[in-house]
RNA sequence: UCAGCCUGUUGGGCAAUCGCUUGCAUUUGCAAGAGGAAAGUCCGGGCAGUAUAGGAUACGACAGCCGCUAACGGCGGCCGGGGGUGACCCUAGGGAAAGUGCCACAGAAACGAUACCGCCUCGUAAAGGGGUAAGGGUGAAAGGAGUGAGGUAAGAGCUCACAGCGACGCAUGGUAACAUGCGAAGGAGGUAAACCCUGUCGACUGCAAGGAGGUGAAUACACUAGAGCGAUCCGCUUGUAUUCACCGAUACCCGCUUGAAUGUAUCAGCAAUGGUAUGUCUAGAUAGAUGAUUGUCCUCGACAGAACCCGGCUUACAGACAGACUGGCAAU
RNA sequence: UCCUCGGUAGCUCAACCGGUAGAGCGGGUGGCUGUUAACCACUAGGUUGUAGGUUCGAGUCCUGCCCGGGGAGCCA
Numbered sequence: 001u002c003a004g005c006c007u008g009u010u011g012g013g014c015a016a017u018c019g020c021u022u023g024c025a026u027u028u029g030c031a032a033g034a035g036g037a038a039a040g041u042c043c044g045g046g047c048a049g050u051a052u053a054g055g056a057u058a059c060g061a062c063a064g065c066c067g068c069u070a071a072c073g074g075c076g077g078c079c080g081g082g083g084g085u086g087a088c089c090c091u092a093g094g095g096a097a098a099g100u101g102c103c104a105c106a107g108a109a110a111c112g113a114u115a116c117c118g119c120c121u122c123g124u125a126a127a128g129g130g131g132u133a134a135g136g137g138u139g140a141a142a143g144g145a146g147u148g149a150g151g152u153a154a155g156a157g158c159u160c161a162c163a164g165c166g167a168c169g170c171a172u173g174g175u176a177a178c179a180u181g182c183g184a185a186g187g188a189g190g191u192a193a194a195c196c197c198u199g200u201c202g203a204c205u206g207c208a209a210g211g212a213g214g215u216g217a218a219u220a221c222a223c224u225a226g227a228g229c230g231a232u233c234c235g236c237u238u239g240u241a242u243u244c245a246c247c248g249a250u251a252c253c254c255g256c257u258u259g260a261a262u263g264u265a266u267c268a269g270c271a272a273u274g275g276u277a278u279g280u281c282u283a284g285a286u287a288g289a290u291g292a293u294u295g296u297c298c299u300c301g302a303c304a305g306a307a308c309c310c311g312g313c314u315u316a317c318a319g320a321c322a323g324a325c326u327g328g329c330a331a332u
Numbered sequence: 333u334c335c336u337c338g339g340u341a342g343c344u345c346a347a348c349c350g351g352u353a354g355a356g357c358g359g360g361u362g363g364c365u366g367u368u369a370a371c372c373a374c375u376a377g378g379u380u381g382u383a384g385g386u387u388c389g390a391g392u393c394c395u396g397c398c399c400g401g402g403g404a405g406c407c408a
Base pairs, nucleotide, nucleotide: 001328002327003326004325006323007322008321009320010319012297013296014295015294016293017292018291020033021032022031023030024029035303039314040313042312043311044310045309046308047206048205049204050203054234055233056232057231059202060201061200062199063198064078065077066076067075068074079093080091081090082089083088094197095196099195100194101191102190103189116136117135118132119131120130121129122128146162147161148160149159150158165187168183169182170181171180172179173178210254211253213247214246215245216244217243218242219241220240221239226238227237228236261280262279263278264277265276266275267274268273298301333404334403335402336401337400338399339398342357343356344355345354351388359375360374361373362372363371381397382396383395384394385393
């Protein structure tokens, strides 16, 4: 210097005027006022009610190992597999030796089945019978298996030597997944993002949750019922419905924003993350505020607007800045 | 806030347990007719919403995204 790879930060600035929401003052004012994704609502949790949500089945989700976390299907590190010269990137990565299903067309045959062309043999020959699975052919896939030798009527892991694959046993290293080495036996496909099996986890409803309805009387039904209760059973709690009277309420208020919060420093850890010290308070509307105009500067400004709250994932995003690393070329 | 269904030719819809996408209407060309319609024959038209993945093979199975439809809910 060119090309690349990974990570992080930021997301127009300043001033004036007029408005809006909230809090404090109450007079005129003062202070604060959208995001990294506030989005999609895809996971996980808090919170609230139903029983302090309990047992079994069903159903659903997930799937290498170790760790982090409130939890997760998330994140970090590692292992195995794949890609790249490399930095680095991708990976739904349990079980097909429990069982069932499927594998179109082609092909002899698509999983305990078979022989079309070949080869060998019986047969004078044809037809036909038998042997073979090395070669050809079909197909995405054809019974783990290459080279050489032996063997045979012809052949074949049929036998042997060397080399290689998966599973098994042992040893060493590692917390583990696994890696490396040795050993003997001799092993029949694929598909589980088909049913299924194994293991782990999961109650339901969502802030329009909920605080929040209360008391009395009458009637009806039921008391092996019904309701709470949601797919079923068990179990637990409790009578249920209608009408009338009285009280409360008239949609305000609380929940509502101080929180698994966050800045800085430091410690432990490869990291995710956690501990300690110290500082900060940073929207809370309820038809829904966070805006408009003007001036000025620059690199002329993208995607986009909170609605109970948090952790993640996914998706959208003009530009600017910073850092680590890789490859090529050149110079020193 | 929650639940649920769908997207296939210009339009309306099919496609079984994954095997290579079709029908009707519409369009085009030709025929029939004096002409038009009707009728007859032939024909074009699809990256199955989109991006990936599983598989030999995907409209169909799985995941993300985009678009559209439907439904449910407090007290009084």

This is a predicted complex of two RNAs, RNase P RNA and transfer RNA, with 408 nucleotides together. It holds a member of the Rfam family "Bacterial RNase P class A". Rfam describes the family as follows. Ribonuclease P (RNase P) is a ubiquitous endoribonuclease, found in archaea, bacteria and eukarya as well as chloroplasts and mitochondria. Rfam classes the family as a ribozyme.